[in-house]
Molecule: Bacterial RNase P class A
Organism: Vicinamibacteraceae bacterium
RNA sequence: CGAGUCGUCCAGAUGGUCGCCGGCUCGUGGAGCGGGAGGAAAGUCCGAACUCCGCAAGGCAGUGCGCUGGGUAACGCCCAGUCCGGGUGACCGGAAGGAAAGUGCCACAGAAAACAGACCGCCUCUUCCCUCAGGGGAAGCGGUAAGGGUGAAAAGGUGCGGUAAGAGCGCACCGCCCGGGCAGUGAUGUCCGGGGCACGGUAAACCCCGCAUGGAGCAAGACCAAAUAGGGAAGCGUUCGAGGGCCGCCUGUCCGAGCUUCCGGGUAGGUCGCUGGAUCCGUCGGGUGACCGGCGGGCUAGAUGCAUGACCGUCACCCCGGGGCGGGAAACCGGCCGGGGGAACAGAAUUCGGCUUACGGGCGGCUCGGGCC
Numbered sequence: 001c002g003a004g005u006c007g008u009c010c011a012g013a014u015g016g017u018c019g020c021c022g023g024c025u026c027g028u029g030g031a032g033c034g035g036g037a038g039g040a041a042a043g044u045c046c047g048a049a050c051u052c053c054g055c056a057a058g059g060c061a062g063u064g065c066g067c068u069g070g071g072u073a074a075c076g077c078c079c080a081g082u083c084c085g086g087g088u089g090a091c092c093g094g095a096a097g098g099a100a101a102g103u104g105c106c107a108c109a110g111a112a113a114a115c116a117g118a119c120c121g122c123c124u125c126u127u128c129c130c131u132c133a134g135g136g137g138a139a140g141c142g143g144u145a146a147g148g149g150u151g152a153a154a155a156g157g158u159g160c161g162g163u164a165a166g167a168g169c170g171c172a173c174c175g176c177c178c179g180g181g182c183a184g185u186g187a188u189g190u191c192c193g194g195g196g197c198a199c200g201g202u203a204a205a206c207c208c209c210g211c212a213u214g215g216a217g218c219a220a221g222a223c224c225a226a227a228u229a230g231g232g233a234a235g236c237g238u239u240c241g242a243g244g245g246c247c248g249c250c251u252g253u254c255c256g257a258g259c260u261u262c263c264g265g266g267u268a269g270g271u272c273g274c275u276g277g278a279u280c281c282g283u284c285g286g287g288u289g290a291c292c293g294g295c296g297g298g299c300u301a302g303a304u305g306c307a308u309g310a311c312c313g314u315c316a317c318c319c320c321g322g323g324g325c326g327g328g329a330a331a332c333c334g335g336c337c338g339g340g341g342g343a344a345c346a347g348a349a350u351u352c353g354g355c356u357u358a359c360g361g362g363c364g365g366c367u368c369g370g371g372c373c
Base pairs, nucleotide, nucleotide: 001369002368003367004366005365006364007363008362009361010360012315013314014313015312016311017310018309020036021035023033024032025031026030038345042356043355045354046353047352048351049350050217051216052215053214062213063212064211065210066209067081068080069079070078071077082096083094084093085092086091097208098207102206103205104202105201106200119148120147121144122143123142125140126139127138128137129136130135156174157173158172159171160170161169175197176195177194178193179192180191181190182189183188221272222271223270224269231263232262233261234260235259236258243255244254245253246252279298280297281296282295283294284293285292286291317342318341319340320339321337322336325334326333327332
C1' cells in the first nucleotide's frame, strides 16, 4: 500500500432573527422564564410491566421451545463453553434431544434403495466347437459384493495376508459398539480393555421424550357528563281546559291532550391512565463475560390532526485544489493559505428488555498478500 475481519465512538457545536407544541409565574386578547425525538423513534417479530375479561383442582388436545453451564423480571435474547461445518488466516455460521418404541417416505438413474442386490466383469466344474497345441469361444450348474457402471446414498475404510476367484475369512491402523479409569459442575475430551461389526438416510414426515403455555390489548381501562330522542316514578290536566300562539302584563280570541319535576342508562364532549423508571450519568468493587452490588448526583417530550422548524454568521469534520513550509533516504506523514462542494437513514404517541431491517462518517485491534529501508 492492497484485500479482509472484529470492536468501538459520533450523529455537528455556538450566536442572532422569526416561528411551532407543552409547563410554570405575573400586572392575563399579553409578557417573562424554562423544556422539547432516535440509534434505529421503523418493522410490530419475540419477552415483560400495566389493564380488563375468563378461571375450584387435575388431566387431554393444541401451540412454542430443544447441546452444556450461566445472566435476566422474562424471553425464541445475551454471555462463556462443547461438538459439527466453512475460511490460508484473523474469524464466521449452526431449530445441535431421540432413527436400538412404532409407522411412513427415499424422486430420476440403476440389476438391486433395506428381510439387500448378480447388469457388465472375475472364478471353479460339466458338455460342445475351433486351434498355430500356449490356448480361445459358446451354452449350462454354481461361487463371488474385490473391479466397472447408476445414484444424494450400494450394507465399515485403507493396506497386507489369504483364496479357484473373493469375502472381517485372518491381522495392523482408523472408524463403530460395549465396559471401565482419569479431567470437567456439565455438554464433552482423553486413556485402557473387550467385541469382527451387529445399527443406511429422513423427525423444518407422523411420532416419542423433556420443559413452558388462558384470551385481548392504552382505540386496554376508570371517572365526569350536554342537547335531542327513548325508559321509569310522582304530581297536575283532558266539555270543572293543564299547556301553547297573538314580542312584557290584563282582557279578548284561536289552537288544544298532554304538561311539569325527579331518577336511571347511553351518545357528543371532557378528565385521568401519561410518563420517576427492571431509569439516566459518574465513580468504586465483584465476575473471563453477559451482568450484579455500593456510593454520589440528575429529572430528560407527553401531543390528539398530531409540535420539535426555517434563514444568516463563526467554528469543527470529510472531499477537491494551491504553494513547496517542517520531518524523512524514499514512499509518505504533519502543518499553512485560498476557494468551492458535501453531511446519510429517518420523526416519539402507555412504558420497558431484546431481535431484525435502513443508513453517513471517524478511530482502534487483528489477519493475509505485496513493496521499500